[in-house]
RNA sequence: AUCAGAGUAGCUAUGUCGCGUUAAGUGACCGUCCAUGGGAAGUUGGGGCGGUACGAACACACCUUGGGUGUGGCGGUGCCAUGGCGCGUCCGCUGAU
Numbered sequence: 001a002u003c004a005g006a007g008u009a010g011c012u013a014u015g016u017c018g019c020g021u022u023a024a025g026u027g028a029c030c031g032u033c034c035a036u037g038g039g040a041a042g043u044u045g046g047g048g049c050g051g052u053a054c055g056a057a058c059a060c061a062c063c064u065u066g067g068g069u070g071u072g073g074c075g076g077u078g079c080c081a082u083g084g085c086g087c088g089u090c091c092g093c094u095g096a097u
Stems, first nucleotide, its partner, number of pairs: 001097005010085006017078002019075003028052007038091003042087001058072006
């Protein structure tokens, strides 16, 4: 020098355990802040906070009368684990020539 590779935030599927079902959460918009391969900046995505609008699937049994417990569902539901996918530039790391 050339070639190849590892590696992010996250996305998705499955599973355990939870939360809600007395409606939070998820999703949408606006504002603001934060982090984002090993390093630098950085687009895109991601998260926190605040605001706005929209919005739902419960059923059965028992206890007792306020509701609670259990089971099964439901929610574009939460964490974790596993599998798959996964930084464009510059510099770096590993291997080969």
THF (Tetrahydrofolate) riboswitch aptamer from an Acholeplasmatales bacterium, 97 nucleotides, folded computationally. The source organism's lineage runs through Bacteria, Bacillati, Mycoplasmatota, Mollicutes and Acholeplasmatales. The coordinates come from a structure-prediction model, not an experiment, and the mean pLDDT is 81.